[in-house]
Context: one part of a larger RNA
Molecule: small-subunit ribosomal RNA, central domain
Organism: uncultured bacterium
RNA sequence: UUGGGUUUAAAGGGUGCGUAGGCGGACGACUAAGUCAGCGGUGAAAUAUCCCGGCUCAACCGGGAGGCUGCCGUUGAUACUGGUCGCCUUGAGUACGAACGGCGCCGGCGGAAUAUGUAAUGUAGCGGUGAAAUGCAUAGAUAUUACAUAGAACACCGAUCGCGAAGGCAGCUGGCGAGGACGUCACUGACGCUGAGGCACGAAGGCGUGGGGAUCAAACAGGAUUAGAUACCCUGGUAGUCCACGCAGUAAACGAUGAAUACUAGUAGUCCGCAUUCAUAGGAUGUGGGGCCCCAGCAAACGCAAUAAGUAUUCCACCUUGGGGAGGUUCGUUCGCAAGAAUGAAACUC
Numbered sequence: 001u002u003g004g005g006u007u008u009a010a011a012g013g014g015u016g017c018g019u020a021g022g023c024g025g026a027c028g029a030c031u032a033a034g035u036c037a038g039c040g041g042u043g044a045a046a047u048a049u050c051c052c053g054g055c056u057c058a059a060c061c062g063g064g065a066g067g068c069u070g071c072c073g074u075u076g077a078u079a080c081u082g083g084u085c086g087c088c089u090u091g092a093g094u095a096c097g098a099a100c101g102g103c104g105c106c107g108g109c110g111g112a113a114u115a116u117g118u119a120a121u122g123u124a125g126c127g128g129u130g131a132a133a134u135g136c137a138u139a140g141a142u143a144u145u146a147c148a149u150a151g152a153a154c155a156c157c158g159a160u161c162g163c164g165a166a167g168g169c170a171g172c173u174g175g176c177g178a179g180g181a182c183g184u185c186a187c188u189g190a191c192g193c194u195g196a197g198g199c200a201c202g203a204a205g206g207c208g209u210g211g212g213g214a215u216c217a218a219a220c221a222g223g224a225u226u227a228g229a230u231a232c233c234c235u236g237g238u239a240g241u242c243c244a245c246g247c248a249g250u251a252a253a254c255g256a257u258g259a260a261u262a263c264u265a266g267u268a269g270u271c272c273g274c275a276u277u278c279a280u281a282g283g284a285u286g287u288g289g290g291g292c293c294c295c296a297g298c299a300a301a302c303g304c305a306a307u308a309a310g311u312a313u314u315c316c317a318c319c320u321u322g323g324g325g326a327g328g329u330u331c332g333u334u335c336g337c338a339a340g341a342a343u344g345a346a347a348c349u350c
Base pairs, nucleotide, nucleotide: 003320004319005318006317008301012316014201015200016199017198021194022193023192025088027086028085029084030083031082033081034080035077036076037075038074039073040072041071042070049065050064051063052062053061054060091191092188093187094186095184096183097182100179103177104176105175106174107173108172109171110154114150115149116148117147118146119145120144121143125136126135162169163168206247207246208245209244210243211242216240220236221235222234223233258315259314260313261312262311263310266293271289272288273287274286275285276284277283278282297304298303322350323349324348332343333342334341335340
C1' cells in the first nucleotide's frame, strides 16, 4: 500500500460554518468524453513461456508459435457515468400563521442567607473536634433585636424534564436577536450531502490591563494527629473565585459511539411541543423531540436493537510493528506576553 477496523481491545477530529475536491432526485432530447464492440497501425531484436531440433546429456546454441494484457487512429453502439438544453416536485430552501423553550446579548428589580458596621438588651463564656488546641471574648464576645452597607449565588418548583452545534444555560421582569417543531401546501425549482486546508465558537484553571472583593479558598501561617505528617481534621488566610476588555485553546470537551440519507417485528407505559378529531379533568390519530423494555439481525463478550453497535450508500477523521524508552518526551517548525499548545521521532531494551 491493499485489506480489515475505530462504545469498552490501537483508533471518531471538542463543536460548528464553509473553500477546493469527492458524491448526488424524477422525466425527455441532443452529444459521444468515460464505457463497450469491429477494423487498421504500432508494440525492434535479445530475454521470458510452450513446441521441435543441434553439440554423447546439461548449461549453451538454432528454428517455430503464442504472448507482449499497452498506446494511437478509424468506424460504430448509447444502457450507465459525464457534458449541454428543456421540464418536474418528492430532496433542499422561502413565505405566512398560532404556539414553545432554564437559547444568546443588554438593562432594571426582588427576597432568603452570609459578612461587616452602628445602636440596644445581656453576662462569661463562645467556637471547634473523635478528643482537643490554636483562635475570638470583661477594652463586654457568643446569643437576641433594630437599622445600615457590601459582594456573590438564586432554596422550594426541579423531573428518566426543557433549550442549545458543542462548550453550556435556572429568582422575577423589560428590550433586542436567534432557533427548531407544527400547520397551510402559497413560492423557488436539485439550489443538495460531506468537507482536506481555512475561519469562528469553545468548561474549569491560567495570563495581561483596570475595577471589585461578601463567601469560599491553592500558596502560606498556626493548632492537632502521627514514629514522621511538607497530608487527611481544626483556626486563620493571599492569589483566585465576580465585572469589563484582550489573550490562551485545553478536559474522562463522553453516548469514551463523526456527519447525512434510506430501509428493517413489536408490547405496554411515560414525558414534552404542535396539529386534527371524538366531545373534553381525558381519549384517538398524525408529526417532531426525550427515556425504558424487547424480536430479527449484529457483537469476542458485555451488550446494541428505528435516538442501532442491524441492512446499505456517500464524504471526512483516525488506527493497524506490541510494552517500556521518567514519551505525548527530544529535535525542528508554527502559534503564544508567559504558562504552554499544535505537529511529533530515534537509539536502547523486554